The prediction has a mean pLDDT of 77. A computed fold for a 372-nucleotide RNA from Roseobacter sp. HKCCD6547, annotated as Bacterial RNase P class A. RNAcentral records the identical sequence in 215 taxa.
């Protein structure tokens, strides 16, 4: 100084005057406060809290995660870390279990797409009209394709071939380090084992269900519904009741403990309800900001200090002046004039992720010239 990698913060100030929403005072009519976000967005995860399913334990089904270790209330998020892949590099990307449980697939193109198999070619043989053709070996070249059944060299052979050797991949495996994925070195195996698992599937882990228009309270009237009582009710034990035994049905998708309920039907008595409207629910909460500690970080403890939207089809708005970061124009320069403010807006809350965002600040790293 040029080019780049990752993060962080901010994203107009100020008054006047007219508005709207809450809240508080009050002499009813003004006053005084206080009134959007980092994304309030998408509604994509994951919860909190309220309702609704007889639990509780296996399994079945269906849905979801998917290297390892932390973090967290939880997660599909965060940190750290292996391991593949891409950059000199700082750093970035990764659905990243299992293809020797099974099943299915591998388009076109090529002779063959997975129990191999041989077009072209090599190589030995037989015949030959000398062009080539008939048999056997071969899989090392050569074509085909996204992939061709181990690579490279070498030995060896008719000509090749893991046919033998060495390394290099693959598998099996003792040591070694690491919680751990997984690395490292050493051995054994001539190689058995193409690839898709964002096809079925397998194999571990997790997961009811609806959502604040939940849901509660206050609420005139009908209907539906509940509650309880009389009459009525299998079988047995008892002369009989009452009680007690079996039995039978029902309640979670199966099982299996446990639990709770008993038909029809006819009367009596009570309770009751929820359309519109009011109030709760409704903003203090796994909140924020510092200081020290603890940890490589996420992040966790400790003290201490901060604190106003909560409306309910929805308010956060408009104009005017002064300014102002940046812009553009002039001018040698002071400076003048003109312009000007991104993406978007709460609707129970809260932790993530994801997308959108004019610009401005800043902090750390990386590579390459220059100086010193």
């Nucleotide at each position: 100084g040029c080019g780049g990698a990752g993060g962080g913060u901010u994203g107009g100030a100020u008054g006047g005057c007219c508005g709207c929403g809450a809240g508080g005072c009050u002499u009813u009519u003004g006053u005084c406060u206080c009134g959007a976000g980092g994304a309030a967005a998408g509604u994509c995860c994951g919860g909190a809290c309220u309702c609704c399913c007889u639990g509780a334990a296996g399994c079945a089904a269906c849905g979801g995660u998917g290297c390892c270790g932390g973090g967290u209330a939880a997660c599909g998020c965060c940190c750290g870390g292996g391991c593949g892949g891409a950059g000199c590099g700082a750093u970035c990307c990764g659905a990243c279990g299992g293809a020797a449980a099974g099943c299915g697939c591998c388009a076109c193109a090529g002779a063959a797409a997975a129990c191999a198999g041989a077009c072209c070619g090599c190589c030995c043989u037989c015949g030959u009209u000398c062009g080539c053709g008939g048999g056997g070996g071969u899989a090392a070249g050569g074509g085909u394709g996204a992939a061709a059944c181990g690579g490279u060299g070498g030995g060896g052979u008719a000509a090749g071939g893991g046919c033998c050797c060495a390394c290099c991949g693959c598998g099996c495996u003792u040591c070694u380090g690491g919680c751990a994925a997984c690395a490292g070195c050493g051995g054994c195996g001539g190689c058995a084992c193409g690839g898709c698992a964002a096809g079925c599937c397998c194999c571990a882990c997790c997961g009811g269900g609806a959502g604040c228009a939940a849901u509660g309270c206050c609420a005139a009237a009908u209907a539906g519904g509940g509650a309880u009582u009389u009459c009525g009710c299998g079988g047995g034990g008892c002369c009989a009741g009452a009680c007690c035994c079996c039995a039978g049905g029902g309640c979670c998708g199966c099982u299996u403990c446990a639990g709770c309920c008993c038909g029809a039907g006819a009367g009596g008595u009570c309770c009751g309800g929820g359309u519109u409207g009011g109030c709760a629910g409704c903003u203090a909460g796994a909140g924020c900001c510092a200081a020290c500690g603890g940890g490589u970080a996420a992040c966790c403890g400790u003290u201490g200090g901060c604190g106003u939207a909560g409306a309910g089809g929805a308010a956060u708005g408009g104009u005017c002046a002064u300014c102002u970061a940046g812009g553009g124009c002039g001018g040698c320069a002071a400076c003048g004039c003109c312009u000007g403010g991104a993406c978007a807006a709460a609707a129970u809350c809260c932790g993530g992720c994801u997308u959108a965002c004019a610009g401005a600040c800043u902090c750390u790293c990386c590579g390459c010239g220059c100086g010193a």
It matches the Rfam family "Bacterial RNase P class A". By type it is a ribozyme.